[in-house]
Molecule: Glycine riboswitch aptamer
Organism: Kistimonas asteriae
RNA sequence: UGGACGGGCCUCUGGAGAGAUCCGGUGCAAAACCGGACGCCGAAGGAGCAAAAACGAUUUUUUGGAAAUACUCAAAAACCGUUUGAAACUCUCAGGCAAAAGGACAGGGGACAGGCUU
Repeated sequence: UGGACGGGCCUCUGGAGAGAUCCGGUGCAAAACCGGACGCCGAAGGAGCAAAAACGAUUUUUUGGAAAUACUCAAAAACCGUUUGAAACUCUCAGGCAAAAGGACAGGGGACAGGCUU
């Protein structure tokens, strides 16, 4: 210097679900704000766990060493406990239930730093 790679950031496009619920108050009024009631959604964020792995305890079984047998020693397996452990699954703390905004995720563009390679 070039190349591809993944990363968060900025920007553009697409992007689901579910009460413009009811009662009272503020107010000209309202989907806003305050207090209360019931219903619902999962795709911001957050939490939970499967296989598996690691460690540990205990007994049992198997194999081996030793041995008359047992005790005992080593290894493996089963069972149990703890820790780690993903998601669009589960929970619904948070958030949301007209539009707008937000929105996991997907694609385009941009700058940035990173390691890799030439």